[in-house]
RNA sequence: GUUGAAAAAGGCAAACUAUUCGAAAGGGUAGGACGCAAAGCAAAGGGUCUAAAAGUAUUAAAACUAAUGAUCGCCUGGCUACCAAAA
Numbered sequence: 001g002u003u004g005a006a007a008a009a010g011g012c013a014a015a016c017u018a019u020u021c022g023a024a025a026g027g028g029u030a031g032g033a034c035g036c037a038a039a040g041c042a043a044a045g046g047g048u049c050u051a052a053a054a055g056u057a058u059u060a061a062a063a064c065u066a067a068u069g070a071u072c073g074c075c076u077g078g079c080u081a082c083c084a085a086a087a
Stems, first nucleotide, its partner, number of pairs: 003084002011036002016031006034073001040079002044076003047071003054065002
């Protein structure tokens, strides 16, 4: 360096609940643990979700389009890191 069988020191925390921010998706905090060996960091590529503003449409709406939004606990790639058997 590759790798992740068992263990130890430990770490994170899904659903759900409360509260809060947001138009929404979703995020923060507290409780809570389904899981996770990078479930640490970062939206670079792809995927997925949302549609306030904008465009289109309309008498007005609805509807439609589309990230400047969200997600790294969807995948790939990047950066950093604890422990450890065998090879």
Notes
c-di-GMP-I-GGC riboswitch aptamer from Ornithinibacillus halotolerans, 87 nucleotides, folded computationally. The coordinates come from a structure-prediction model, not an experiment, and the mean pLDDT is 86. It was read from a public genome assembly, where an Rfam model found it.